This is a predicted structure of a 76-nucleotide RNA (transfer RNA) from Roseiflexus castenholzii. The prediction has a mean pLDDT of 83. The sequence is in RNAcentral, with records from ENA, GtRNAdb and MGnify. It matches the Rfam family "tRNA". The family's RNA type in Rfam is transfer RNA. RNAcentral records the identical sequence in 8 taxa.

[in-house]
Order: sequence, then structure tokens, then C1' cells
RNA sequence: GCCAGGGUAGCUCAGUUGGUAGAGCGCGUGUCUGAAAAACACGAGGUCACCGGAUCGUUCCCGGUCCCUGGCACCA
Repeated sequence: GCCAGGGUAGCUCAGUUGGUAGAGCGCGUGUCUGAAAAACACGAGGUCACCGGAUCGUUCCCGGUCCCUGGCACCA
């Protein structure tokens, strides 16, 4: 340099024909306990990487940029 995959909650990842974004773990509160743990209930937590475009409306479509992973190529 070329090709492919990826970027969504603190972490690991789902998701959708374009129409108010989810799970597990973690965190907080409560119930329970002498107190914890476990279990159960409830809750908080999001610029869906960034910019622009199309659209009544975009996490999702189009263009560009950045970052991560893998493959190929090049290299004194």
C1' cells in the first nucleotide's frame, strides 16, 4: 500500500424492513440473615467512533475520516 472483518452501557457482546436501543456480568437500593454470601425484586448507567449527505424520520442507507484485528504485498 491492497483486501476483509470490527467500533453499540464500566466489561463481553446482541440488535433492527429505517420509526422511543437490549442481554449477561459488574454497580446501587430493598427483601432475606445475628452479620455476610447466595437467591429474588427494583433501579441507575448510552453523542450506537467522528464529519457530511439522502430521508418526514437513521445505530441501520450513501460518501469521507480515525482507530482496532486478521490476511496479502513491499522493504534496506